[in-house]
A computed fold for a 152-nucleotide RNA from a Gracilibacteraceae bacterium, annotated as glmS glucosamine-6-phosphate activated ribozyme aptamer. Of the family's consensus pairs, 88% are formed in the model. It matches the Rfam family "glmS glucosamine-6-phosphate activated ribozyme aptamer". Rfam describes the family as follows. This entry contains a glucosamine-6-phosphate activated ribozyme that is found in the mRNA for GlmS. GlmS is an enzyme that uses fructose-6-phosphate and glutamine to generate glucosamine-6-phosphate. The ribozyme catalyses self cleavage of the glmS mRNA that is thought to regulate GlmS activity. By type it is a riboswitch. The literature on the family includes a 2006 paper in Nat Struct Mol Biol by Jansen et al., "Backbone and nucleobase contacts to glucosamine-6-phosphate in the glmS ribozyme". Model confidence (mean pLDDT): 78 of 100. The source organism's lineage runs through Bacteria, Bacillati, Bacillota, Eubacteriales and Gracilibacteraceae.
RNA sequence: AAACUUAAUAAAGCGCCAGACUUGCAUAGCAAGUUGACGAGGUCAGGGUUAAUCGAAAAUUCGGCGGGUGCCCUGCGCUGCGGCUCGACAGUGUUAUGGAUUUUACAAAUCCUCAAGUGAUUGAUGGGACAAAGGAAAUCCGAUCGAGUCAA
Numbered sequence: 001a002a003a004c005u006u007a008a009u010a011a012a013g014c015g016c017c018a019g020a021c022u023u024g025c026a027u028a029g030c031a032a033g034u035u036g037a038c039g040a041g042g043u044c045a046g047g048g049u050u051a052a053u054c055g056a057a058a059a060u061u062c063g064g065c066g067g068g069u070g071c072c073c074u075g076c077g078c079u080g081c082g083g084c085u086c087g088a089c090a091g092u093g094u095u096a097u098g099g100a101u102u103u104u105a106c107a108a109a110u111c112c113u114c115a116a117g118u119g120a121u122u123g124a125u126g127g128g129a130c131a132a133a134g135g136a137a138a139u140c141c142g143a144u145c146g147a148g149u150c151a152a
C1' cells in the first nucleotide's frame, strides 16, 4: 500500500414523543397507522452551559424530551505596518484584523404535475419562483505595549 473478514459508525435545524390526525372494531375504549420545522449558514482541543444564527412560509412550523457546529473558561494556533524571538494585551480559528457603506452569487418547502395508499399522508433522480444572515468584491475608518536581537 492493496485485498479479504469482523465490529462500529451512518442524522446534527438533527432524532424521538404522551399532542393532532386516519382506518378498522363498535366506542369513557382497543388495535394498526400517519404526522409532528422549509431550507441557508455554522465544528482547533478539553471542560462547563442551554429559550444557540438567518430568513422562507403561515400550517400542530402547537406542546414536550434528547442531542447540537452557539456561548463561557482554559490550552494551542494565527493576526496585530522592516525581519526574527519572548512576554503582556486585543481580535480571531487553519480561507485564523474589527467596523461602516455600496454592489454581488446562492435555497427548500409552500404551489403545479406525476406516482403510491381505503385514508391520514407520503415519494419523485419531475416543473417553476422567490430570501436573509453569513460569504465575495470595491471604497472608507480604526487596529497596543515592553524586552532582546538582526538589517537599513
Base pairs, nucleotide, nucleotide: 014066015065016064017063019035020034021033022032023031024030025029038055039054040053044075045074046073047072048071049070076093077092078091079090080089082150083149084148085147086146087145088144097142098141099140100139101138102137103136104135111127112126113124114123115122116121